[in-house]
This is a predicted complex of two RNAs, RNase P RNA and transfer RNA, with 504 nucleotides together.
Its mean pLDDT, the model's own confidence on a scale to 100, is 76.
It holds a member of the Rfam family "Bacterial RNase P class A". The family's RNA type in Rfam is ribozyme. Its family is annotated with tRNA processing, ribonuclease P activity and dimeric ribonuclease P complex in the Gene Ontology.
RNA sequence: CCGGGUGGCCGGACGGUCGCUCCCGCGGGCGUGGGAUUCGCGCGCGCGGGGGAGGAAAGUCCGGGCUCCACGGAGACACGGUGCCGGGUAACGCCCGGCGGGGGCGACCCCAGGGAAAGUGCCACAGAGAGCAGACCGCCCGCCGGGGCCGGGGAUCUCGGUCCCGGGCCUGCGGGUAAGGGUGAAAGGGUGCGGUAAGGGCGCACCGCGCGCCCGGCGACGGGGGCGGCACGGCAAACCCCACCGGGAGCAAGACCAAGUAGGGACGACGGCCACCGCGGGGUCCGCCCCACGGCGGCAGGCCGGUUUCCGGGCCGGUCGUCCGGGUCGGUCGCGCGAGGGGUCCGGCGACGGGCCUCCCAGAGGAAUGACCGUCCUCCGGCCGCCCGCGGCCGGAGACAGAACCCGGCUUACAGGCCGCCCGGCGCC
RNA sequence: GCGGGCGUAGCUCAGCGGCAGAGCACGGCGCUUACACCGCCGGUGUCGGAGGUUCGAACCCUUCCGCCCGCACCA
Numbered sequence: 001c002c003g004g005g006u007g008g009c010c011g012g013a014c015g016g017u018c019g020c021u022c023c024c025g026c027g028g029g030c031g032u033g034g035g036a037u038u039c040g041c042g043c044g045c046g047c048g049g050g051g052g053a054g055g056a057a058a059g060u061c062c063g064g065g066c067u068c069c070a071c072g073g074a075g076a077c078a079c080g081g082u083g084c085c086g087g088g089u090a091a092c093g094c095c096c097g098g099c100g101g102g103g104g105c106g107a108c109c110c111c112a113g114g115g116a117a118a119g120u121g122c123c124a125c126a127g128a129g130a131g132c133a134g135a136c137c138g139c140c141c142g143c144c145g146g147g148g149c150c151g152g153g154g155a156u157c158u159c160g161g162u163c164c165c166g167g168g169c170c171u172g173c174g175g176g177u178a179a180g181g182g183u184g185a186a187a188g189g190g191u192g193c194g195g196u197a198a199g200g201g202c203g204c205a206c207c208g209c210g211c212g213c214c215c216g217g218c219g220a221c222g223g224g225g226g227c228g229g230c231a232c233g234g235c236a237a238a239c240c241c242c243a244c245c246g247g248g249a250g251c252a253a254g255a256c257c258a259a260g261u262a263g264g265g266a267c268g269a270c271g272g273c274c275a276c277c278g279c280g281g282g283g284u285c286c287g288c289c290c291c292a293c294g295g296c297g298g299c300a301g302g303c304c305g306g307u308u309u310c311c312g313g314g315c316c317g318g319u320c321g322u323c324c325g326g327g328u329c330g331g332u333c334g335c336g337c338g339a340g341g342g343g344u345c346c347g348g349c350g351a352c353g354g355g356c357c358u359c360c361c362a363g364a365g366g367a368a369u370g371a372c373c374g375u376c377c378u379c380c381g382g383c384c385g386c387c388c389g390c391g392g393c394c395g396g397a398g399a400c401a402g403a404a405c406c407c408g409g410c411u412u413a414c415a416g417g418c419c420g421c422c423c424g425g426c427g428c429c
Numbered sequence: 430g431c432g433g434g435c436g437u438a439g440c441u442c443a444g445c446g447g448c449a450g451a452g453c454a455c456g457g458c459g460c461u462u463a464c465a466c467c468g469c470c471g472g473u474g475u476c477g478g479a480g481g482u483u484c485g486a487a488c489c490c491u492u493c494c495g496c497c498c499g500c501a502c503c504a
Base pairs, nucleotide, nucleotide: 001425002424003423004422005421006420007419008418009417010416012376013375014374015373016372017371018370020052021051022050023049024048025047026046027045029043030042031041032040033039034311035310036309054400058411059410061409062408063407064406065405066250067249068248069247079246080245081244082243083242084098085097086096087095088094099113100111101110102109103108114241115240119239120238121235122234123233136181137180138177139176140175141174142173143172146171147170148169149168150167151165152164153163189207190206191205192204193203194202208230209228210227211226213224214223215222216221254333255332256331257330264324265323266322267321268320269319270318272299273298274297276295277294278293280291281290282289283288301316302315303314304313326503327502328501340359341358342357343356344355345354346353347352377398378397379396380395381394382393383392384391385390386389430500431499432498433497434496435495436494439453440452441451442450447484454473455471456470457469458468459467477493478492479491480490481489
């Protein structure tokens, strides 16, 4: 210098003008409070001050906080999720450090990575055979087989024919064989030597596999040695088994106020008292009494109206749940001091934890952060100049995207740029 | 904002992990003077995109994209 790997960061800067939103202070105006008030509240206006989007605010894929509902505690069934080991954390399916496997020359990257000798299921097509398998071709043996071809020999003067031998080849039947061919993703360990009629863990050596033992490690696991001739194919992101985790819903959770109505109806649960009226059931000494339901009214009691005093007043008097019908599109709280940000020191390989100092940093409700101008920065294109890789001028571009209860992660999108460490190659000293 | 469901031919939908189907529509031929009806034949396709598991994926898993539905408060 070129190519690559990995970790982290920024994601325009400064100034001016005009605006947006929230909060605080001051001035002044309007409205408001049952009345009275050196009081309060609300809404505009002016002035001053302060805060004001992100690394993903996104997708809503996980985990929590918070709120309500349900429920004796705990556990179990069902369902869902997670899955090597150790650690971190409030928790996690996240993160860190290891282990094992795979890829790369390497830095480094990838892996849902428990159990297939608990059971069930599947393995299409092809192929002889696909699960305690299988003989299609090939190889070998037997039928001292049959037939055909070739060869050798005997008798015959020679040839043909015939007889004998059984050597070679082809073919039939019955077996052996899983080494070779062929099919397939996968064919019941692999390589080599011996052995065999041919073969085969049949025997042996090494590798692989399984079961004990010893050593190292918290552990996953690694190393060594022994035994076993191999019994046990693959799939669990198929059912399943094992271990662990999970009650449900979600800020449109939930609480309060106001407006409005047919201020309604049906069913159910719990519930103080009294009077009257109506309906139903039961009892009766016919005078009435008891039970249940519905309507209306009152009492006990409770609450409100900012505060003080006085005067005057209002509301509830059943509550809750499910459904049908009806009404409204208003306000307040929840709502931001938090697993919070920054700096520094210590412990740890690291994720992270602890101590100290310091800061207060968006809270809207169809939803506020913007627009324009100037200078600079980065990139792209064109032109000019030469000192030949630099300078000047002109034009264009600067992404992905915007909080909506909050937080920790993951995933996805993103113009352009910066920094650290490492690997490979080339060149120079 | 939250919860749930879906995506297969031009349209509406089927589809135990093993060659992707039905109806309508479309094209060609026949019938007809011609059109329609009818009969015969046929292409109908990245199974929304990408990655993974598996010998093999429309189907199983992860992620992204698109579409649809529901959820407010008061009495």